[in-house]
RNA sequence: GGGCUCUUAGCUCAGCUGCUAGAGCACCUGGUUGAAAUCCAGGAGGUCGGAGGUUUAAGUCCUUCAGAGCCCA
Numbered sequence: 001g002g003g004c005u006c007u008u009a010g011c012u013c014a015g016c017u018g019c020u021a022g023a024g025c026a027c028c029u030g031g032u033u034g035a036a037a038u039c040c041a042g043g044a045g046g047u048c049g050g051a052g053g054u055u056u057a058a059g060u061c062c063u064u065c066a067g068a069g070c071c072c073a
Stems, first nucleotide, its partner, number of pairs: 001072007010025004027043005049065005
């Protein structure tokens, strides 16, 4: 320098064929316990890497920038 893949909650990841975002773990509260762990019930936490575009509508499609990984040279 060329090609491909990825970037979504604190962490690991889902999210189809565009229709206003989820799980597990972790965290908080309550119950249970002598106390804790486990278990049960509930809760908080994101605008989807940045910017722009298409569209009635974008995590999802397009462009560009940034970061990470793999391959080729």
Molecule: transfer RNA
Organism: Candidatus Harrisonbacteria bacterium